Context: one part of a larger RNA
RNA sequence: CUCGGACUAAAGCGUCAUUAAGUGGCUUUUUAAGUUCACCGUCAAAUCCCAGUGCUUAACCCUGGACAGGCGGUGGAAACUACCAAGCUAGAGUAUGGUAGGGGCAGAGGGAAUUUCCGGUGGAAUGGUGAAAUGCGUAGAGAUCGGAAAGAACACCAACGACGACAUCACUCUGCUGGGCUGACACUGACACUGAGAGACGAAAGCUAGGGGAGCGAAUGCGAUUAGAUAGCCCAGUAGUCCUAGCCGUAAAAGAUGGAUACUAGGCACUGUGCGUAUCGACCCAUGCAGUGUUACAGCUAACGCAUUAAGUAUCCUGCCUGGGGAGUACGUUCACAAGAAUGAAACUU
Numbered sequence: 001c002u003c004g005g006a007c008u009a010a011a012g013c014g015u016c017a018u019u020a021a022g023u024g025g026c027u028u029u030u031u032a033a034g035u036u037c038a039c040c041g042u043c044a045a046a047u048c049c050c051a052g053u054g055c056u057u058a059a060c061c062c063u064g065g066a067c068a069g070g071c072g073g074u075g076g077a078a079a080c081u082a083c084c085a086a087g088c089u090a091g092a093g094u095a096u097g098g099u100a101g102g103g104g105c106a107g108a109g110g111g112a113a114u115u116u117c118c119g120g121u122g123g124a125a126u127g128g129u130g131a132a133a134u135g136c137g138u139a140g141a142g143a144u145c146g147g148a149a150a151g152a153a154c155a156c157c158a159a160c161g162a163c164g165a166c167a168u169c170a171c172u173c174u175g176c177u178g179g180g181c182u183g184a185c186a187c188u189g190a191c192a193c194u195g196a197g198a199g200a201c202g203a204a205a206g207c208u209a210g211g212g213g214a215g216c217g218a219a220u221g222c223g224a225u226u227a228g229a230u231a232g233c234c235c236a237g238u239a240g241u242c243c244u245a246g247c248c249g250u251a252a253a254a255g256a257u258g259g260a261u262a263c264u265a266g267g268c269a270c271u272g273u274g275c276g277u278a279u280c281g282a283c284c285c286a287u288g289c290a291g292u293g294u295u296a297c298a299g300c301u302a303a304c305g306c307a308u309u310a311a312g313u314a315u316c317c318u319g320c321c322u323g324g325g326g327a328g329u330a331c332g333u334u335c336a337c338a339a340g341a342a343u344g345a346a347a348c349u350u
C1' cells in the first nucleotide's frame, strides 16, 4: 500500500453552507471517446510454461510451440458510460393558502427573592457545625414593620414536550428577521448528492479596552479537623461570573454512531398539519404526510445490543484508523496580544 475496518477494542472533522473534483432520474436521436469484435504490425535473444532431441540419467544443452497481455493501425458493432439534439416529471426548486414553535437580533416593561442603606418597634443574643470556633451584636445585632437603591436570575405552567446546523434557546410585550411542516392547483424541467482547500458559526474557562459588581466565588486570609491538613467543613473574600466592542477556537463539542437516496413485520405513546365524519363550539373515532419517544420480529453484531430515527439490505461521495509506550511530545511551519491552538515525527523500549 492493498485488504479489512470505525456506538463501546485504533478510527466520524464540534457544526454548517459552498469551490474544484467524484457520482448522478426517465424517453428518443446523433457521434463513436471509453467499451467490444475481426484482421495487420510490433513488444530482440535468453529466462518462465508445454511437447520433443542430445549428453548412460540428472542438472544442463538444443529444436519447436505458446499462454497471458501491452502499444499502434485498418475495418465493423452501438447495449452500457460519455457526447450532440429534442422531450418528460417521479428527484430538486418557485409561486400561493394555512400552521406550530424558549429559532435569531434589537427595544421597552414586570413581580418574587437576595444584599445594602434610612426610619420605627424591641432588648440579647445571632450565625454556623458531626461538635465547635473564627465572625456579627448593648456604638442596639438577629427578629419584625415601612421606605429607598442595586445587580443578577426568571418560581408555578413544565412534559418521555417545542424550535434550531451545532454550540444552544424559557418572565411579559413590541418591531425586524431565518428556517420547518402541510393543502390544492399551477410553474421551471435534473437545476441533484457529496464535498479536498478556502470560508462562516462555535459551551465553559481565558485575554484586551471601557463599564458594572447584588448573590455566588478560583486565588488568598482566618477558624476547625488532623500526627500533619498547603484539602474536604466553617467565616470572610479578589479575579471572574453580568454588559459593550474585539480576540481565543477548544470540551467525554457524545447518540462516544459523517452526509444523501431507496428498500425491509409489528405494538404502544406524543407533537404539527390535512381530508373525511360530526357539532352552536370543543372533545372523540379512523386515516395520509412530517417529526419525537418506547418496546419488539427478521437481519446484523465478539458480545452488550441495534432494529423503518438501523449498528439491517444496497449505491454514491467525504474525513479517519493500522500493537502498547515514547507522544499529541520534539523540531520546523502557520495562526494568536498571551495562554496556547493547528499540523506532527524519530531514536529508544516493549
Stems, first nucleotide, its partner, number of pairs: 004321002008303001012318001014201003021194003025088004031082001033081002035077009049065004054060001091191001092188003096183004103177007110154001114150008126135001206247006215241002220236002223233001258317006266295009299306002323350003332343004